[in-house]
Context: one part of a larger RNA
RNA sequence: AGCCUAUGAGGAAUGACUUGGUCAGUUCAGGCGAAGAAGGACGUGGUAAGCGGCGAUACUCCUGGGGGAGUCGCAAACAGGCAUUGAUCCCAGGGUUUCCGAAUGGGGCAACCCUUCCUGAGUCAUGUCAGGAAACAUCUCCGUGAAUCAAAUAGCGGAGAAUGAGCCAAACCGGGGGAAGUGAAACAUCUCAGUACCCCGAGGAAAAGAAACCGCAUGGUAUUCCCUUAGUAGCGGCGAGCGAAGCGGGAAGAGCCUAAAUCUCGGUGGCGCAAUAGUCUGCAUGCGUUGUCAUCGGGAAGUUGUGGGACUAUCUGGACGGACAUGCAGGUUCGUCGGAGAGUUACAAAAUUCUUGUUUAGCAGAAAGAUCUGGAACGUUCUGCCAAAGACGGUGAAAGCCCGGUAUGCGAAAAGCAAGGAUCUCUCUGGGAUGGUAUCCCAAGUACUACGGGGCACGUGGAAUCCCGUAGGAAUCCGCCCUGACCACAGGGUAAGGCUAAAUACUAGAACUGGACCGAUAGUGGACAAGUACCGUGAGGGAAAGUUGAAAAGAACCCCGGGAGGGGAGUGAAAUAGAACCUGAAUUCAUAGGCUU
Numbered sequence: 001a002g003c004c005u006a007u008g009a010g011g012a013a014u015g016a017c018u019u020g021g022u023c024a025g026u027u028c029a030g031g032c033g034a035a036g037a038a039g040g041a042c043g044u045g046g047u048a049a050g051c052g053g054c055g056a057u058a059c060u061c062c063u064g065g066g067g068g069a070g071u072c073g074c075a076a077a078c079a080g081g082c083a084u085u086g087a088u089c090c091c092a093g094g095g096u097u098u099c100c101g102a103a104u105g106g107g108g109c110a111a112c113c114c115u116u117c118c119u120g121a122g123u124c125a126u127g128u129c130a131g132g133a134a135a136c137a138u139c140u141c142c143g144u145g146a147a148u149c150a151a152a153u154a155g156c157g158g159a160g161a162a163u164g165a166g167c168c169a170a171a172c173c174g175g176g177g178g179a180a181g182u183g184a185a186a187c188a189u190c191u192c193a194g195u196a197c198c199c200c201g202a203g204g205a206a207a208a209g210a211a212a213c214c215g216c217a218u219g220g221u222a223u224u225c226c227c228u229u230a231g232u233a234g235c236g237g238c239g240a241g242c243g244a245a246g247c248g249g250g251a252a253g254a255g256c257c258u259a260a261a262u263c264u265c266g267g268u269g270g271c272g273c274a275a276u277a278g279u280c281u282g283c284a285u286g287c288g289u290u291g292u293c294a295u296c297g298g299g300a301a302g303u304u305g306u307g308g309g310a311c312u313a314u315c316u317g318g319a320c321g322g323a324c325a326u327g328c329a330g331g332u333u334c335g336u337c338g339g340a341g342a343g344u345u346a347c348a349a350a351a352u353u354c355u356u357g358u359u360u361a362g363c364a365g366a367a368a369g370a371u372c373u374g375g376a377a378c379g380u381u382c383u384g385c386c387a388a389a390g391a392c393g394g395u396g397a398a399a400g401c402c403c404g405g406u407a408u409g410c411g412a413a414a415a416g417c418a419a420g421g422a423u424c425u426c427u428c429u430g431g432g433a434u435g436g437u438a439u440c441c442c443a444a445g446u447a448c449u450a451c452g453g454g455g456c457a458c459g460u461g462g463a464a465u466c467c468c469g470u471a472g473g474a475a476u477c478c479g480c481c482c483u484g485a486c487c488a489c490a491g492g493g494u495a496a497g498g499c500u501a502a503a504u505a506c507u508a509g510a511a512c513u514g515g516a517c518c519g520a521u522a523g524u525g526g527a528c529a530a531g532u533a534c535c536g537u538g539a540g541g542g543a544a545a546g547u548u549g550a551a552a553a554g555a556a557c558c559c560c561g562g563g564a565g566g567g568g569a570g571u572g573a574a575a576u577a578g579a580a581c582c583u584g585a586a587u588u589c590a591u592a593g594g595c596u597u
Base pairs, nucleotide, nucleotide: 001596002595003594004593005592006591007590008589009588015582016547017546020518021517022515023514024513025512026511027510028509029507030506031167032166039100040099041098042055043054044053046078047077050074051073052059061094062093063092064091065090066089070082071081072080105114106113107112115134116133117132118131119130120129121128136164137163138161139160140159141158142157143156144155172203173201174200175199176198177197183190187237213220214219224251225250226249227248234242235241255499256498257497258443262300263299264298265297266296267295268294269293270292271291278287279286280330281329282328283327284326285325305477307442308441309440310439311436312435313434314433315432316431318337319336320335321334322333323332324331338429339428340427341426342425343424351423352422353421354420355419356418357417358416359415360414362410363409364408368383369382370381372379384401385400386390392404393403394402448472449471450470451469452468453467454466458484479494480493481492482491483490534541535540554581557568558567559566560565
């Protein structure tokens, strides 16, 4: 020096475990905010650094409900309290809620500084303190008021409005913009792709939606979604690639309101000015700035494609009362009662109340003892029991009968949600039916055309249909649009206004369920003070770190030592479970012995 054996040190793998993750599903919920949000700063405890809670009423206050013995969070300890006169705790509703933050009195380097006015406290007075108001935009109203005689408008000033703003869920939806890597084996049309990304807007869903449709059947009949049609028809440097639609089968199912014609009321302007004017009609009597045209505003009417409506004719019509200058007759219109119907998701729109269900605390809830081993029985053996409960978890080892629970049944003062009823609200009865077609209306800088683009599966093509820009620019039902250039015939529809539930998409959050998912270098970055420590001027980057024991019973006391550490003693089943704590591999080191050189 090497090898071997033994015993240790060091080391952290492995095994076992699981508080945490992960994936999927179901149900709920789908918003919060000037009544100040989300998110923070700073405070707040007897001792209090961190996390969590809370806000100068600050580990909390009040009310109502639950619950029933301990309790003052994680988190021990000391001190001091509270509690069967019901605490702590849980649920519901209130109160308080510093400062920053949309941040909004002005400013500002967020959590700070400085004002004005009103009310009050205090001071001899000022300073000071407390409460309140003071941003901007929009809308409504009031006042004032230019350019421009007047009028009007702009502007200016004031008042009012829980109107807006900001946040989020890295999701879903609509719209405005909009790439490139790539593919084409290069590359330019093309593709990737209207994708990523940016911006605006909204909702619990959004969007779309009741045919100027699909189409060619003797047809269907709003929209949306799924299956299929079909990788078809097509498009395409006819390359790469892109790629429908109708039918058919399902999910769901719902239809409506305006504009116009006509009538009427009111404002403004033009014409007309005492008559064959007008007044609901007829006659009579009265009245008389009444009439007519244009325009603006309100009301009625009306809403369709077997075209509809206005207009007009005939027939039919609950009761009572009023108005239309007065009387009579007729007519029109309004109100009340009665009758009929509908309704808060569209078709008008609010509120109250009752009932039921449900959510947010909870309550009841069966049945086992002995023996042996052991530190401990949940194990063994013996003999039983319950079961609408043999899900699961815990308890000193493996428990249906020890504990929490489980099956099952029950429960809400308060608040939320859903459904139903009533009050209530609205409509009709004042409408309807049949007929006529002379007149009027049926959404205009629209449809359409040319040119230039976009979008349609469709790349300009024979290119319809749809949308936009520029320039032109119709018709009103004997009309207009479409049926893939265009024309004819035939067929379908009724544009240029609007609303509309469900079936569909998504999951941050809440609750629950499951896994041939992980088990601490895995699984989230994060099982622990984790988006923490730490790094960076900043955007941003971003860890490591789980396990004594059944119970701290966490080692009194003695010895060596300055201490660290150790030796006894003691606890414990175990201390080679001693806090650097379960198991404790390998590399490495030490001690002792043996062997080899």